[in-house]
The RNA shown here (TPP riboswitch aptamer (THI element)) has 97 nucleotides and comes from Arthrobacter castelli DSM 16402.
It was read from a public genome assembly, where an Rfam model found it.
The prediction has a mean pLDDT of 75.
RNA sequence: GACAGUGACACGGGGUGCUCCGCACCAGGAGCUGAGAACCACACCCGUUGAACCUGAACCAGUUAGCACUGGCGAAGGGAUGUCGCGUCGGCAUCUG
Numbered sequence: 001g002a003c004a005g006u007g008a009c010a011c012g013g014g015g016u017g018c019u020c021c022g023c024a025c026c027a028g029g030a031g032c033u034g035a036g037a038a039c040c041a042c043a044c045c046c047g048u049u050g051a052a053c054c055u056g057a058a059c060c061a062g063u064u065a066g067c068a069c070u071g072g073c074g075a076a077g078g079g080a081u082g083u084c085g086c087g088u089c090g091g092c093a094u095c096u097g
Stems, first nucleotide, its partner, number of pairs: 001089003005086006011047004017032005053078003059072004
């Protein structure tokens, strides 16, 4: 000096569905998948080598009690960063053998 990675700090981005009971104004409880199913949450995930997340989408195929539950769509279009440390590689200078 460069860099895939990793950790920390600060900052920033994002989602919270389906079924049943209950309430019947708001709550609340149970079940399914998942990192997370809305404040037990200043939790969880992601930050450009960007599928975290959004549009397409009241989409298509499969599955299910039901649902982005699984896959397609998707080499589609958007989408939020800085510093420091560790590490690796290379260059220069100095010292020693």
The source organism's lineage runs through Bacteria, Actinomycetota, Actinomycetes, Micrococcales and Arthrobacter castelli.